[in-house]
RNA sequence: AACAGAACAGGUAUUUGUGCGUUAAGUGUUAGAGAAUGGGAGUAGAGUCUCUAAACGAAGAGCCCAAAAGGUUCGCGGUGCAAAUACUGCAUCCACUGUU
Numbered sequence: 001a002a003c004a005g006a007a008c009a010g011g012u013a014u015u016u017g018u019g020c021g022u023u024a025a026g027u028g029u030u031a032g033a034g035a036a037u038g039g040g041a042g043u044a045g046a047g048u049c050u051c052u053a054a055a056c057g058a059a060g061a062g063c064c065c066a067a068a069a070g071g072u073u074c075g076c077g078g079u080g081c082a083a084a085u086a087c088u089g090c091a092u093c094c095a096c097u098g099u100u
Base pairs, nucleotide, nucleotide: 001100002099003098004097005096010088011087012086013085014084015083016082017081018080019079020077021076022075029054030053031052032051033050034049035048037046039094040093041092060074061073062072063071064070
C1' cells in the first nucleotide's frame, strides 16, 4: 500500500421460560417535541427510547364453585420481559485482526 475480516444501535425467524390484556392496556399507523447509541472521530447511515396529540382497532370458550367472588385449562393479541439458536445490519477516516 492492496485485499479481506472483526466491530454500533438495532431488525427478522424459531424455541423455551415468565408476565400482561381479553371490562382493551399493549402492538401497529400519522403528526410534533426531546433523549441516548461503538475503541476514537464523525452524527452521515440506521434503527431505538421517552412524552404529547389524533385516527384506526380485537376472540373468546370450557371446567371447579349452589351462585357470586375467586381459581384453573385451552385459545386469542401484528402483547411485555428474559434467554438460546440462525440470518441480517454502519458513507468515510483512524485504531484492531489476517493475507500479500
Notes:
Predicted 3D model of a 100-nucleotide RNA (THF (Tetrahydrofolate) riboswitch aptamer) from a Clostridiaceae bacterium. It matches the Rfam family "THF (Tetrahydrofolate) riboswitch aptamer". Rfam links the family to the GO term tetrahydrofolate metabolic process. The prediction has a mean pLDDT of 76. It was read from a public genome assembly, where an Rfam model found it. The organism belongs to Clostridiaceae, within Bacteria.